Description
Predicted 3D model of a 218-nucleotide RNA (Group I catalytic intron). Of the family's consensus pairs, 87% are formed in the model. Rfam family: Group I catalytic intron. About the family: Group I catalytic introns are large self-splicing ribozymes. They catalyse their own excision from mRNA, tRNA and rRNA precursors in a wide range of organisms. The core secondary structure consists of 9 paired regions (P1-P9). These fold to essentially two domains - the P4-P6 domain (formed from the stacking of P5, P4, P6 and P6a helices) and the P3-P9 domain (formed from the P8, P3, P7 and P9 helices). On this family, see Cech, Annu Rev Biochem 1990: "Self-splicing of group I introns".
RNA sequence: UCGGGAGGCUCAAAUUGGGCUAAUACACCAGAAAUGAUGUAUGGAUAUCCUGCCAAAUUCGGUGAAACCUUCGUGGCGUGAAAGCGCACACAUGGCAAUACCGAGCCAAGCCCUAGUAAGUAAUUACUUCGGAAGGUGUAGAGACUAGAUGGUAGGCAUCUUCGUUUGAGUAAUCAAAAAAGAUGAAGGUAUAGUCCAGACCACAAACACAUUCGUGU
Numbered sequence: 001u002c003g004g005g006a007g008g009c010u011c012a013a014a015u016u017g018g019g020c021u022a023a024u025a026c027a028c029c030a031g032a033a034a035u036g037a038u039g040u041a042u043g044g045a046u047a048u049c050c051u052g053c054c055a056a057a058u059u060c061g062g063u064g065a066a067a068c069c070u071u072c073g074u075g076g077c078g079u080g081a082a083a084g085c086g087c088a089c090a091c092a093u094g095g096c097a098a099u100a101c102c103g104a105g106c107c108a109a110g111c112c113c114u115a116g117u118a119a120g121u122a123a124u125u126a127c128u129u130c131g132g133a134a135g136g137u138g139u140a141g142a143g144a145c146u147a148g149a150u151g152g153u154a155g156g157c158a159u160c161u162u163c164g165u166u167u168g169a170g171u172a173a174u175c176a177a178a179a180a181a182g183a184u185g186a187a188g189g190u191a192u193a194g195u196c197c198a199g200a201c202c203a204c205a206a207a208c209a210c211a212u213u214c215g216u217g218u
Stems, first nucleotide, its partner, number of pairs: 001014001021045001023042005029036002049156006059104006068095002071092001073091003076087004105137003111132002115128005141197001143196005157185006165178005202217003206213002
C1' cells in the first nucleotide's frame, strides 16, 4: 500500500522501499596473537551467558533521505475539425516520511583528575568541588509519567591468545606449567514494556492549484 470490516485500531497474508546482525571467503589496515574496523561477494540462520548498581540531562539550531501522494507546469500518448478533455507515461515542483547525521549546550552511577572538609596514630574511609574521556540527550505520534534494557557501569562465568615475565625439562631449537595481560560472548530504544494524551471519524476555520500543513470544538 491493497483486501476483509459500518468506521477506527489490532491481527494474519501479500506487495513496495531503505537498512542492520551472525556465518563463510577474499582484499586492505591495526595487533606478537586471539581478534577488530572497512569494503566486496556468497548464503539465508543451530548458537549469541549470569548477577548487582544508575535513571540524570531530556534544550536551541542545522544538513540529507527511498518508496508513496500531488499536478499551477514542460513534453509524450489517446481523442477531437478545433478549442479542449483524458492518462497505470517521463521530467520537474511540492508534500509526507522509514530514518542517516552535524554544531552548541546539558547529564545519573562508575572511571581519570584539581582543590578542600571531617574521622583516624597511620594506611585509609566518607563527603563537597573545578575539569576530562567514553556514552547519552538532541532523535516518539506534538508530547506527559512510571519502569528497566537491547543503554551506561561493576563483577562473575565460558572459550580463545601469549610479544614479554617466572619456574621446570632440553646441548640447542623448543616444549610444559603458573601468574599476569588481552580478545570474543550479534543486531534491535529516531520511544523498548506500559499508563495517559494525541491522532483517526465528524463539523468549522486559515494557508494552498493540489497533495498537504496549522488550529478550535463534538